[in-house]
Description:
The part of an RNA shown here (small-subunit ribosomal RNA, 5' domain) has 501 nucleotides and comes from Deinococcus sp. 6A4-1. The full RNA is in RNAcentral, with records from ENA and SILVA. NCBI's taxonomy places the organism under Bacteria, Thermotogati, Deinococcota, Deinococcales, Deinococcus.
Context: one part of a larger RNA
RNA sequence: GGGUGAACGCUGGCGGCGUGCUUAAGACAUGCAAGUCGAACGGCAGUCUUCGGACUGUAGUGGCGCACGGGUGAGUAAUGCGUAACUGACCUACCCCCAAGUCUGGGAUAACGGGCCGAAAGGUUCGCUAAGACCGGAUGUGCAGUCGGGUUAUGACCUGCCUGUAAAGAUUUAUCGCUUAGGGAUGGGGUUACGUCGCAUCAGCUUGUUGGUGGGGUAAAGGCCUACCAAGGCGACGACGCGUAGCCGGCCUGAGAGGGUGGCCGGCCACAGGGGCACUGAGACACGGGCCCCACUCCUACGGGAGGCAGCAGUUAGGAAUCUUCCACAAUGGGCGCAAGCCUGAUGGAGCGACGCCGCGUGAGGGAAGAAGGUUUUCGGAUCGUAAACCUCUGAAUCUGGGACGAAAGACGCCUUAGGCGGGAUGACGGUACCAGAGUAAUAGCACCGGCUAACUCCGUGCCAGCAGCCGCGGUAAUACGGAGGGUGCAAGCGUUACCC
Numbered sequence: 001g002g003g004u005g006a007a008c009g010c011u012g013g014c015g016g017c018g019u020g021c022u023u024a025a026g027a028c029a030u031g032c033a034a035g036u037c038g039a040a041c042g043g044c045a046g047u048c049u050u051c052g053g054a055c056u057g058u059a060g061u062g063g064c065g066c067a068c069g070g071g072u073g074a075g076u077a078a079u080g081c082g083u084a085a086c087u088g089a090c091c092u093a094c095c096c097c098c099a100a101g102u103c104u105g106g107g108a109u110a111a112c113g114g115g116c117c118g119a120a121a122g123g124u125u126c127g128c129u130a131a132g133a134c135c136g137g138a139u140g141u142g143c144a145g146u147c148g149g150g151u152u153a154u155g156a157c158c159u160g161c162c163u164g165u166a167a168a169g170a171u172u173u174a175u176c177g178c179u180u181a182g183g184g185a186u187g188g189g190g191u192u193a194c195g196u197c198g199c200a201u202c203a204g205c206u207u208g209u210u211g212g213u214g215g216g217g218u219a220a221a222g223g224c225c226u227a228c229c230a231a232g233g234c235g236a237c238g239a240c241g242c243g244u245a246g247c248c249g250g251c252c253u254g255a256g257a258g259g260g261u262g263g264c265c266g267g268c269c270a271c272a273g274g275g276g277c278a279c280u281g282a283g284a285c286a287c288g289g290g291c292c293c294c295a296c297u298c299c300u301a302c303g304g305g306a307g308g309c310a311g312c313a314g315u316u317a318g319g320a321a322u323c324u325u326c327c328a329c330a331a332u333g334g335g336c337g338c339a340a341g342c343c344u345g346a347u348g349g350a351g352c353g354a355c356g357c358c359g360c361g362u363g364a365g366g367g368a369a370g371a372a373g374g375u376u377u378u379c380g381g382a383u384c385g386u387a388a389a390c391c392u393c394u395g396a397a398u399c400u401g402g403g404a405c406g407a408a409a410g411a412c413g414c415c416u417u418a419g420g421c422g423g424g425a426u427g428a429c430g431g432u433a434c435c436a437g438a439g440u441a442a443u444a445g446c447a448c449c450g451g452c453u454a455a456c457u458c459c460g461u462g463c464c465a466g467c468a469g470c471c472g473c474g475g476u477a478a479u480a481c482g483g484a485g486g487g488u489g490c491a492a493g494c495g496u497u498a499c500c501c
C1' cells in the first nucleotide's frame, strides 16, 4: 500500500447492486417449508334432478413424488477431493428411438357397519365390498439359466437343444397408459495412477492382517463376509501414532515465482439431538419415514405416551458481533395431473443494518467599506476571508397528474397438424421505477499537524496530568500533554483494533 462475512469509537442525507451467527453441530414456544391424481377404485356427504342420473367435495385402497429442491461443516488426512484413465466386473424410475404384444380366470382386503379395550396415543374382534392392488392359466417377438459349437480381450458377440418367464386398463374416441426386449440420453456404483497440512521430542506397525482355494453376499470386481491352507503385507521415498482441517473452481496479495484463504456463487463429499440397524423402492440405510439404545424436553387418569429448526421466519443462551414470526406463486424451476389446476419459506420480491462497492447531494455565478466577531500582534498590522451578508441563477427534498418493461406461452378456437394462424385472460414487486408539471438553497463529519508524514501559533500544565506505531515528548516560554485559533488529509464517512499478502 492492498484486502475483510468484520467489530469498536465519533458522526450520519439519498439511491442502486451485493452482503449479513465466523461463537454453542447449544436448547427451542408458535406458524409455515411435500404433496398431488375422482381420466385407477369402491364408499360417504352435499347440491340439483325430467327420479334415469348429473355435479362438487373428499377420509380410505391404489399410482407417482417424498433419494430432488433447501440447510450445515460436526466428522473426515482418505471409504474424501482435484486431474487423467479403466469397467470383458455394473445399475439407471420418469424422457427419446425401434421391435413385438396387451388373451383368459380367481381369491381377498381397507374404507364402511356392529361389538369391545384405553385418560390419551392408539388397538382388537365379527361381517360386507372395489380396482390399473394381489394371485393363477395361456401365448413367447424376446429375455434368463444349465449344457454344446464358433469368434474373442475373464462375464463381450454369434448360434443349437431343453427348462423357466409378461401385461391393465381409463376417458370427452382422440389419446393417455400397461408388458417384454434392444439402443440412446441422463444420473450414479466400483477400480487405478499422480497430487493433497504440521510434529521423528510419534520408528517400528499389522492377525481378516497379506495371499490362495471352496462357499456366501451384491447391480457389480474384491477379506466385502465365512471355512480351510500358506506366512505374509507396510515402513526414513516417513509406515504407525498424535494434532489440525471438509476438498475444489475460485478469492486476496504479489511484477512474477510464491504466500495466505476456501464467507457469498458453482461442482463434489459428509451429516440431520448422540450411536446403531434394516425395511420400502429404479434410487436411501432416508433432515420434516420406521425400529432399538442413550441424553434431554413435554403430556399423563401413573398403566403409558409424544418430540427432534445444521428448512423459512422467530425465541433463548453464548458472544466484540450478524436481520422480518413480511408479500406472492405474476415470472423461472420442481412434484402430481390429459387438462383446468393444486402444492412449492425453492424462487421472485419487499423490510432491517453505512457491513461493502458504486453513483448523487449538502449549491452555482457575482460580491471588498476586505463588515461584525474570533485568534494573534513588534499595536502598524496579519489571519479566518469572497468566506459571510447581499444580488442573480438552478431546483435534492416535497406536491400534483400520468404510469410501466418484466407477459406470452400454456389453455381456448380454427387450419393444410413435428407445425401455423387468431381473439382474449394472467403482475407479488407497485401506483414502485420512469415521464410531465409545480417547487424550497436545502445535514458534515472524522482523524491528524516533533521526525518518519502533508499540516503552527497562543494559552494552561510543570517528569504532574498525560501522549506514544518506532524514535521518543513532559522537571516554567512544550509546533509532541489539555484547550483555542489556524492548517493538512479523507469525506457520508473518518479513525482504532484484529487478521492475510
Base pairs, nucleotide, nucleotide: 001501002500003499004498006497007496008495009494010493013360014359015358016357017356018355019353020352021318026316027315028314030313031312032311035064036063037062040061041060043058044057045056046055047054048053071271072270073269080196081195082194083193084192085191086190087189090188091187095184096183097182099180100179101178102177103137104136105135106134112127113126114125115124116123117122142165143164144163145162147160148159149158150157151156169176170175171174197243198242199241204234205233206232209231210230211229212228213227214226215225216224246268247267248266249265250261251260252259253258273294274293275292276291277290296307297306298305299304324350326349327348328347332346333344334343335342336341363393364392365391366390373384374383375382376381398438399437400436401435402434406429412422413421414420415419445490446489447488448487449486450471451470452469456485457484458483459482460481466473467472